[in-house]
Molecule: Bacterial RNase P class A
Organism: Paracoccaceae bacterium
RNA sequence: GCGGAGGGCCGGAUGGCCGCGUGGCCUGCAUGGGCCGCGAGGAAAGUCCGGACUCCAAGAGGCAACGGUGCCGGGUAACGCCCGGGCAGGGCAACCUGACGGAAAGCGCCACAGAAAACAAACCGCCCCGCAUGCGGGGUCAGGGUGAAACGGUGGGGUAAAAGCCCACCGGGGGGGUGGCAACAUCCCCCGCAUGGCAAGCCCCACCGGGAGCAAUGCCGAAUAGGAACUUCGUGCGGCUUGUCCGCAGGGCGGCUUCUGCCCAGAGGUUCGGGUUGGCAGCUAGAGCUGCAGGGCAACCUGUGGCCCAGAGGAAUGGUCAUCGCCUCAUCCGAGGCACAGAAUCCGGCUUACAGGCCCUCCGCGCGC
Repeated sequence: GCGGAGGGCCGGAUGGCCGCGUGGCCUGCAUGGGCCGCGAGGAAAGUCCGGACUCCAAGAGGCAACGGUGCCGGGUAACGCCCGGGCAGGGCAACCUGACGGAAAGCGCCACAGAAAACAAACCGCCCCGCAUGCGGGGUCAGGGUGAAACGGUGGGGUAAAAGCCCACCGGGGGGGUGGCAACAUCCCCCGCAUGGCAAGCCCCACCGGGAGCAAUGCCGAAUAGGAACUUCGUGCGGCUUGUCCGCAGGGCGGCUUCUGCCCAGAGGUUCGGGUUGGCAGCUAGAGCUGCAGGGCAACCUGUGGCCCAGAGGAAUGGUCAUCGCCUCAUCCGAGGCACAGAAUCCGGCUUACAGGCCCUCCGCGCGC
């Protein structure tokens, strides 16, 4: 200098004029007015995960169904997230990716091509024999062809030609040592050892999981028709002090079951019709942000100090002028442009979109000192 990889930050600033929303305080008969403060994001987006919170299922335990995750260790409120590590694949490398438990529990699939795609089989070829230029018989699958994949691979020996037939190494099966919390790594010994792939097909194993959602939910006010039709499931006995009482049995309350609890003249379902479509709360002080110190490789944790950063309610942040900033063109004057994109209960993540700029670290190549 060029190319590449990983991480972090910003993504407009200032001033004037006009115009918005909201919190607090003050004032006003009311509508209002004044002052101070604050007012869209790194993704607010997608609604993909996990929760807080609210209500419902009667509560607790167990099982089933259904769903989710899937190497090991840590972090976290939790996660399918994050950090660190292992293995596998890609890359010269820095790095990146992984739907990463199990194919010896079982079922299923592997089209076409090919001789043959799972227990059987031999196309071309090679070798041997017989007859004679082509056929028949036998042996073989090392070579070639087909395919995504062909019943271990490479090399040597051996053979009529061949083959783990034998040997070395690799691979596979079994048994041990060492290191590591572990996933795993590495070393040694024995065995020639015929034998695929797919589980992101069903499945098996381990772990986790109730359902809805702020249009949740609660309060106030108002109004109507305390509406009509059809229909399902359930109760009896005894006592006396005759009651919203007590006891026994029965029925019911979520897929099953155990225990407890509750209900039993109640609990529902379908259709038609009528009223209300108002106000307040939920609504923003949080698993919050941040400086420093300590622990930890890190994610993160602990301690301590500081800060308060929208709360709309059909939905507020805007318009204009000037100066600056950045980018492109340009000799100058100057001209043009400035990304993705708007909160709606709130957080932790992931994924997607993004003009341009700044910073840090690492890898490769080339050159000079």